[in-house]
RNA sequence: GGAGUCGGCCGGACAGUCGCGUCGCGCGCAAGCGCAUCGAGGAAAGUCCGGGCUCCACAGGGCAGAGUGCCAGGUAACUCCUGGGCAGCGUGAGCUGACGGCCAGUGCAACAGAGAGCAGACCGCCGAACGGCGUCUUCGGAUGCGCGUGGUAAGGGUGAAAGGGUGCGGUAAGAGCGCACCGCACGCGGGGCUAACGUCGCGUGGCACGGUAAACCCCACUCGGAGCAAGACCAAAUAGGGGAACGAUAACGCGGCCCGCGUUGUUCCCGGGUAGGUUGCUGGAGCCUGGCGGUGACGCCAGGCCGAGAGGAAUGACUGUCGCGCCGCAAGGCGUACAGAACCCGGCUUACAGGCCGACUCCACCU
Numbered sequence: 001g002g003a004g005u006c007g008g009c010c011g012g013a014c015a016g017u018c019g020c021g022u023c024g025c026g027c028g029c030a031a032g033c034g035c036a037u038c039g040a041g042g043a044a045a046g047u048c049c050g051g052g053c054u055c056c057a058c059a060g061g062g063c064a065g066a067g068u069g070c071c072a073g074g075u076a077a078c079u080c081c082u083g084g085g086c087a088g089c090g091u092g093a094g095c096u097g098a099c100g101g102c103c104a105g106u107g108c109a110a111c112a113g114a115g116a117g118c119a120g121a122c123c124g125c126c127g128a129a130c131g132g133c134g135u136c137u138u139c140g141g142a143u144g145c146g147c148g149u150g151g152u153a154a155g156g157g158u159g160a161a162a163g164g165g166u167g168c169g170g171u172a173a174g175a176g177c178g179c180a181c182c183g184c185a186c187g188c189g190g191g192g193c194u195a196a197c198g199u200c201g202c203g204u205g206g207c208a209c210g211g212u213a214a215a216c217c218c219c220a221c222u223c224g225g226a227g228c229a230a231g232a233c234c235a236a237a238u239a240g241g242g243g244a245a246c247g248a249u250a251a252c253g254c255g256g257c258c259c260g261c262g263u264u265g266u267u268c269c270c271g272g273g274u275a276g277g278u279u280g281c282u283g284g285a286g287c288c289u290g291g292c293g294g295u296g297a298c299g300c301c302a303g304g305c306c307g308a309g310a311g312g313a314a315u316g317a318c319u320g321u322c323g324c325g326c327c328g329c330a331a332g333g334c335g336u337a338c339a340g341a342a343c344c345c346g347g348c349u350u351a352c353a354g355g356c357c358g359a360c361u362c363c364a365c366c367u
Stems, first nucleotide, its partner, number of pairs: 001363010012322007020039002024035004041338001045349002048347005053227004065223005070084005085099001086097004100218002105216002107212002122156002124152003130148002132145005164182006183207001184205006191197001231279004241270006250264005286305008323336005
């Protein structure tokens, strides 16, 4: 100098004018007015996970269903985060991974191929007991071929995948058939956060248990449901409901008649729901600074701070100067991202003009 990787941060500034919402104070009968305070984000978004909070349900256990799935830790909790292991990719910094179990069972594997599971012989290699076909024959047999047949799994061939690899021995030819080394499996020890893992050491075993579980399934763990339109309080008008008292007992019903009961009447009391209003509502797993512990996620301690709370929903507009980007010789012009709270937090994912900082890697050159 060039090319990259990872992490963190900012994402317009200042002044003026007009306007809006919350809270507080003052004035006003009220409507409202004046002053002062605060007033969007890193994602407020998607609503995909996890929790707090609220109501409903619930003795306990199981089935079904859903989710999660290497190990250890962090956390209120998580499908999140941190560290480690393994596998894949990259020269590297680093990145990615639903990464438990096919020696419980069942299933699947197109095409090709002899054979796709405790398999198989197409070409090949090897043999010649028997059958077959030749040749010779002293008719007893000898010999040849390998067609049937037998052995084999070296070599070739098919396939994504064919039941360890290399070499030596061995053999008719071959084969873990035997041996050495490598690989593999199992056991023990050591290492490793008592782990995952299988680097290392020792021993045992000729080699099993092919692949596939985002196939059924098995194993382990977790999960009750609905959500602030949750829920709580106050509470009209009108129309119902319940109770008490009163009433010359007037009318109607139950009735053959009487008593009695019910309904209709007046007054008072009680209770539920609706409209409407209040609350839940923002001081919290909160933020900042410093110290300590930890590799880290994170935790603990001390001090300081208060930073939106609406309810058709405020957080805006304009002007000037500056910053940044593009165009232009210049004067100057144009643009300035993604997007906007709604009960609150922790994550994940997605969108984002432009810019800043830190750590690290690779290549080339110079000293």